[in-house]
RNA sequence: GUCAGAGUAGGUGCGGCGCGUCAAGUGCCGGCGGAUGGGAAGUUGCCGCCGGACGAAGAAAUUUUUUUCGCGGUGCCGCACUGCCUCCGCUGCC
Numbered sequence: 001g002u003c004a005g006a007g008u009a010g011g012u013g014c015g016g017c018g019c020g021u022c023a024a025g026u027g028c029c030g031g032c033g034g035a036u037g038g039g040a041a042g043u044u045g046c047c048g049c050c051g052g053a054c055g056a057a058g059a060a061a062u063u064u065u066u067u068u069c070g071c072g073g074u075g076c077c078g079c080a081c082u083g084c085c086u087c088c089g090c091u092g093c094c
Stems, first nucleotide, its partner, number of pairs: 001094001003092003010082009019072003028052007038088003058069004
């Protein structure tokens, strides 16, 4: 130097443990901020805070405050699959 490859934030599925069902959370809109392959710069996407609009599925048993079955575009963790344009770096081959 050539060719090939790995790795982020996330996403989806499954499992486990929780939370809510007395409505928090999720999702939507606006503003501000943050992190985002090892480095640079950055897009998609992600996260936090503030404001706004919208808004839900309960039931059974029971020793009466617990259990069970559900429900929620619910939280965290694990596993599998998937996963950054460009330049440099890293690994392998020549």
Model confidence (mean pLDDT): 81 of 100. The RNA shown here (THF (Tetrahydrofolate) riboswitch aptamer) has 94 nucleotides. Of the family's consensus pairs, 91% are formed in the model. It matches the Rfam family "THF (Tetrahydrofolate) riboswitch aptamer". On this family, see Ames et al., Chem Biol 2010: "A eubacterial riboswitch class that senses the coenzyme tetrahydrofolate".